A computed fold for a 1533-nucleotide RNA from a groundwater metagenome, annotated as small-subunit ribosomal RNA. Rfam family: Bacterial small subunit ribosomal RNA. The coordinates come from a structure-prediction model, not an experiment, and the mean pLDDT is 83.

RNA sequence: AGAGUUUGAUCCUGGCUCAGAACGAACGCUGGCGGCGCGCUUAACACAUGCAAGUCGAACGGGUCCCGAUUAAGUAGCAAUACUUAAUCGGGAUUAGUGGCGAACGGGUGAGUAACGCGUGGGUAACCUGCCCUUAGAAUCGGAAUACUCCCGAGAAAUCGGGCUCAAUGCCGAAUAUGAUUCAGAGGUGAAAUCCCUUGGGAUAAAAGCUGCGAGCAAUCGCGGCGUCUAAGGAGGGGCCCGCGUCCUAUCAGCUAGUUGGUGAGGUAACGGCUCACCAAGGCUAAGACGGGUAGCCGAACUGAGAGGUUGAUCGGCCACACUGGAACUGAGACACGGUCCAGACUCCUACGGGAGGCAGCAGUGAGGAAUUUUGCGCAAUGGGCGAAAGCCUGACGCAGCGACGCCGCGUGGGGGAUGAAGGCCUUCGGGUUGUAAACCCCUUUCGUGAGGAAAAAAGUCCCGAGCAAUCGGGAUGAUGGUACCUCAGGAAGAAGCCACGGCUAACUCUGUGCCAGCAGCCGCGGUAAGACAGAGGUGGCAAGCGUUGUUCGGAAUUACUGGGCUUAAAGGGCGCGUAGGCGUUCCAAUAAGUCAGAUGUGGAAUCCUUAGGCUUAACCUAAGAAUUGCAUUUGAAACUGUUGGGAUUGAGUAAGGCUGGGGAGGGCAGAAUUCCUGGUGUAGCGGUGAAAUGCGUAGAUAUCAGGAGGAAGGCCAGUGGCGAAGGUGGCCCUCUAGGCCUUAACUGACGCUGAGGCGCGAAAGCGUGGGUAGCAAACAGGAUUAGAUACCCUGGUAGUCCACGCCCUAAACGGUGGGUACUAGGUGUGGGUGGCGACCGUCAUCUGUGCCGAAGGGAAACCAUUAAGUACCCCGCCUGGGGAGUACGGCCGCAAGGUUGAAACUCAAAGGAAUUGACGGGGGCCCGCACAAGCGGUGGAGCAUGUGGUUUAAUUCGACGCUACGCGAGAAACCUUACCUGGGCUUGACAUGCAAGUAGUAGGAACCUGAAAGGGGGACGAUCCCGAGUAAUCGGGAAGCUUGCACAGGUGCUGCAUGGCUGUCGUCAGCUCGUGCCGUGAGGUGUUGGGUUAAGUCCCGCAACGAGCGCAACCCUCAUUCUCUGUUGCCCCGAGUAAUCGGGGGUCUCUGAGAAAACUGCCGGCGAAGAGCCGGAGGAAGGUGAGGAUGACGUCAAGUCCUCAUGGCCCUUAUGUCCAGGGCAACACACGUGCUACAAUGGUAGAUACAAAGGGAGGCCAACCCGCGAGGGGGAGCCAAUCUCCUAAAAUCUAUCUCAGUUGGGAUCGGAGUCUGCAACUCGACUCCGUGAACCUGGAAUCGCUAGUAAUCGUGGAUCAGCACGCCACGGUGAAUACGUUCCCGGGCCUUGUACACACCGCCCGUCACACCACGAAAGUCUGUUGUACCAGAAGUAAGCAAGCUAACCCGCAAGGGAGGCAGCUUCCAAAGGUAUGGCCGGUAAUUGGGGUGAAGUCGUAACAAGGUAGCCGUAGGGGAACCUGUGGCUG
Repeated sequence: AGAGUUUGAUCCUGGCUCAGAACGAACGCUGGCGGCGCGCUUAACACAUGCAAGUCGAACGGGUCCCGAUUAAGUAGCAAUACUUAAUCGGGAUUAGUGGCGAACGGGUGAGUAACGCGUGGGUAACCUGCCCUUAGAAUCGGAAUACUCCCGAGAAAUCGGGCUCAAUGCCGAAUAUGAUUCAGAGGUGAAAUCCCUUGGGAUAAAAGCUGCGAGCAAUCGCGGCGUCUAAGGAGGGGCCCGCGUCCUAUCAGCUAGUUGGUGAGGUAACGGCUCACCAAGGCUAAGACGGGUAGCCGAACUGAGAGGUUGAUCGGCCACACUGGAACUGAGACACGGUCCAGACUCCUACGGGAGGCAGCAGUGAGGAAUUUUGCGCAAUGGGCGAAAGCCUGACGCAGCGACGCCGCGUGGGGGAUGAAGGCCUUCGGGUUGUAAACCCCUUUCGUGAGGAAAAAAGUCCCGAGCAAUCGGGAUGAUGGUACCUCAGGAAGAAGCCACGGCUAACUCUGUGCCAGCAGCCGCGGUAAGACAGAGGUGGCAAGCGUUGUUCGGAAUUACUGGGCUUAAAGGGCGCGUAGGCGUUCCAAUAAGUCAGAUGUGGAAUCCUUAGGCUUAACCUAAGAAUUGCAUUUGAAACUGUUGGGAUUGAGUAAGGCUGGGGAGGGCAGAAUUCCUGGUGUAGCGGUGAAAUGCGUAGAUAUCAGGAGGAAGGCCAGUGGCGAAGGUGGCCCUCUAGGCCUUAACUGACGCUGAGGCGCGAAAGCGUGGGUAGCAAACAGGAUUAGAUACCCUGGUAGUCCACGCCCUAAACGGUGGGUACUAGGUGUGGGUGGCGACCGUCAUCUGUGCCGAAGGGAAACCAUUAAGUACCCCGCCUGGGGAGUACGGCCGCAAGGUUGAAACUCAAAGGAAUUGACGGGGGCCCGCACAAGCGGUGGAGCAUGUGGUUUAAUUCGACGCUACGCGAGAAACCUUACCUGGGCUUGACAUGCAAGUAGUAGGAACCUGAAAGGGGGACGAUCCCGAGUAAUCGGGAAGCUUGCACAGGUGCUGCAUGGCUGUCGUCAGCUCGUGCCGUGAGGUGUUGGGUUAAGUCCCGCAACGAGCGCAACCCUCAUUCUCUGUUGCCCCGAGUAAUCGGGGGUCUCUGAGAAAACUGCCGGCGAAGAGCCGGAGGAAGGUGAGGAUGACGUCAAGUCCUCAUGGCCCUUAUGUCCAGGGCAACACACGUGCUACAAUGGUAGAUACAAAGGGAGGCCAACCCGCGAGGGGGAGCCAAUCUCCUAAAAUCUAUCUCAGUUGGGAUCGGAGUCUGCAACUCGACUCCGUGAACCUGGAAUCGCUAGUAAUCGUGGAUCAGCACGCCACGGUGAAUACGUUCCCGGGCCUUGUACACACCGCCCGUCACACCACGAAAGUCUGUUGUACCAGAAGUAAGCAAGCUAACCCGCAAGGGAGGCAGCUUCCAAAGGUAUGGCCGGUAAUUGGGGUGAAGUCGUAACAAGGUAGCCGUAGGGGAACCUGUGGCUG
């Protein structure tokens, strides 16, 4: 720091997605150790059990226990004395109660709260403060009661009631009063004093003791300590108030009666409507009140370059809460988590009468949940409460346990080790890789294991001793923990996984699967060769973890302050006036709010950062510094902004003088035309269309003439000309009226610009009321068109269009461009004005409008460019992916139609802009082609042949399917071929190679048996070669053959969409490209376009292009002319012969086959600016490519072929291989293609008769001759061929006949008889003869070939082949017609244009309907929640009142009693739960219903994209199955 994804490609816009970091996490797989942290995010759900707040006997009485002393009694004893009991006293221990302090801290949670709750900075002249510190003082005298204990009683329990008696640092009364409080004064500080300070006077209110030591007989006293009271001050803590900051929503716009203020009173520690009475009518709000939703806030945490964004766990500060709601009491402090009272819900106990409880303390349980720990140890440390202290208490805290939840550190070994072991995987079979990895050798021992030793944390506190004391000496005290740490032992020993590997993104192969199973963050993979699924091997990354999921920030400049945009991509309001607001010319002076600078205070600690230090390192911890961008106070500066004051004139306005104009409103008038009416003339049509028809017309139309009526609209002028803010505005005249421009420079003196809300105007359509209605014309009707035609076309026609008044308020209301000001090259038109020159034409300058072209600049580009989309400033409006949707709900407006404001769920990975290259167009231009036209002959009709489809079949083998399949593969299916079917056989095989074993009566094989054959038996006979030994017989070994077994063979089995090769087609069309340069951000363009020309991108000219390549042409072959050479088998001559032929001679000619020449627009004339070239001519055998062939650019069609061949992969292996027999490929209701023969007289038949070319021939061609009607047979000469032969060419020509008929046309079909080939002609050959004699009399729609030696017609040959040709390939003979021309059909080329196409028009694509699913809206209702209003009710409790009942302390009284005061009780105000009635809002659900979205091939049409076949679109209205159609106005996109 970017990347992927819209396209065929490009640039842009724009969304989606990814790579990073983080987490209180969870899940999956895996898991060695340690340190430091962290651990219910959900149900503020419910809780069993234990613990979490007590302590003080040095406040008090009493109890219990122990010890001691004294006295008394008893027992024992002679007694001393001992023991026991009782009383008194003392000491120690303990502690239920009274009392004091604490329990308001500490700990938990985040429900509520949008608030002075929090943060920050201030205020308190409006306040409080226990314990603590400092200072100054004081503590005198009395009184009454009570808990506990004890007695009695009630109750299941909790607990309660009555009585006796006694105590205090408990309670009460009195005294004293420095000071305090209070009342009314005086003075002072201060901005301000009822309140603060000073001062004098009156009144009021205090207390408590305990203990150590010493002295004393004791009472008691002294000293010390602790405590108590009063006052002042401090410290620390708290209350209240204020400025500023603090989420979303305007589809919440108005809210408020204690509400806002005042006066007075009450209340509070204290100000205050805090409360009450009275008075006034205020207060808040667009700078967002009120309402709704959500939320504890902050220091900080995460992220980020920063600015920001998100979060508010752990730690720290504040707040709030403690089962839910309400309330107060006590107290310094609470309206109190482990207190009280009441109400409610829930749980538990109960003897049913009544009681008890509150883990959001620590553990723990259940539940919820994806998910979060031990019912641990200890007060040793730190901190807290109490205590004089020892000490006690402390789930705060310190530790341990569990959890990879996070961060950090360590280890799982190190070095050597190639035959590159084995195994795995891959393989082109050679090898490669895993891989120095392992084995093996040497070494080390962290961690873990075992053993031994062993802390710091202990400062302090306590005890003992010393000391007057300060202090000193000694001892005791550790949960963690026998832990950290140290040492030793032994041994590489106990310790690696997870994810990924198509691109983004580092990392690749095999196998399986076969749009299945599956993957996927985005793009997308998977339909038989998947680097994307699954497994494996290998590789990459991280590592005790690795991935996934979720969330946040980042990337995202994708909300843009830093830092975006609005002509066409989303986005300028339809236009103006104007309020608030924002912004604002120039000079002087003042001020100091903004601004800038300095200082001071604050900005808590922790965190972050820097530097040091401590744990072996790190994480972690400690210290110091920096930082904390802020706020407040204060001092200063004065440029800029603001404010105040005073000036100025250029902005703005006024005035004066001119000018232009379809500017607006009202009224009047005239003419042309349409229609209608009347009359005349006149007669059969008119009208309308692509063509028609409906319609009008003999009742007289149309046409024409005259007269009349009425309404609407304004021809020519008329112009990218005028005016207006926009909508808009057009005959002429009059009246009223707004604006603009120019000139002058007199006046005002910033009066300006913009403008949220607001107000006004606002085409057409539409609505209401009343008029009007000629033409036009939604709807409607009819006629056409059509498959249909709710349309386009035609004939009619109503609303409407027009007027008046009132609504509506929208348009492609567009320059798709908001307004204002200033600046930034020009050129050229045009409207209005002024000035100069001039002579009238004119020209120059200037101001203001309106166009075009263009520089710089801008822009994604197209383009814009002084009328900006340039450069800047000010203000407003608007945008943030597409669809859903300008829809729903709600609000406002409207008579309605509807307008305005304006979402979400869901869904997609795009939607889009500009430009590029193609392709396409029922777009345009130019050009070509047997493309059409002009012609000739066919096909389509018949019969037959042949191929195909279909059907049939056991099989009818397979392939080829528009042109470019269909007489095609096949250039020969009776068997074979043959791949198919049926049946019968074989299994290393019909064929190849290798290995192993066996094999001489072996291989082979005559007979014979079986069989359809193949095959199976059978077994007379019976081998061969090489080497060695041997005289030989023969033996041994080997080869060959055979048998058996193993490797393998074999496959016309599949995939032509895995391929090679070959081929078809566009198309023998003229195209297709490259290098360098130039242009463009780029795709790309240029060149290759343009003007000519050509068959041609052929050539010429021009040109930011210059060159080049593949194609074209030429070079090659054949034919046409001539020449040279060559002469046998050819040719010629002579001779012989009837002839075939033979003999001799020749090279002139024909011919043969080698070479050469010839044609090049070369020559002439014309045209062409010139050139290229074209036209004509001459010459020439041939003339403009002489004719024909071969030759096929880049590419297209996943075109064809795995059945020619080759080949990857897959499949079969006693069969999908192979052999054999028979059958089939030849079937036959039918359909199509290609052909043959015909339909006849340009003919048939018969006879006569002439002329080719090319090719073939040895398993061959076959002569003469003979036989046969003939096919053919016999025969055998010749010929390996210019020699012999196939081989008679036929049409033509001549003669005769037939005479227009289904015939002497035509020959199908069938019967019979034959010939030939062949093992074999039944299925299923060809031919011959005789007989038979079908359809067919020129062929519908439609369609094919051909431009000259061509079509047509006539025969001939060849390949294949035993035989079989109407097919195919070649050959020659005879031999035409026509082409005006390029409008049209088809195909093609070039240029241009439009495009929503790019699988490229066989494209794309719209809507209804039908089906399935999804989310949403409406809806009679129904159910929660929340909240308002009115009323009822009223617990506990405070306050107030009453208090006839009760009452120790004080007062009066001798007493009885009374008083003061207090209490129970009652009443009142307030008031929670609860209730009744009625509203608002959010939400759930619902019969039914509405549209929307998505879905594989559904149905109907074809609306849009090309002129999309009626140009499209916008607004509106009507109509229609649907897209849509029509009217009206507007726009060009």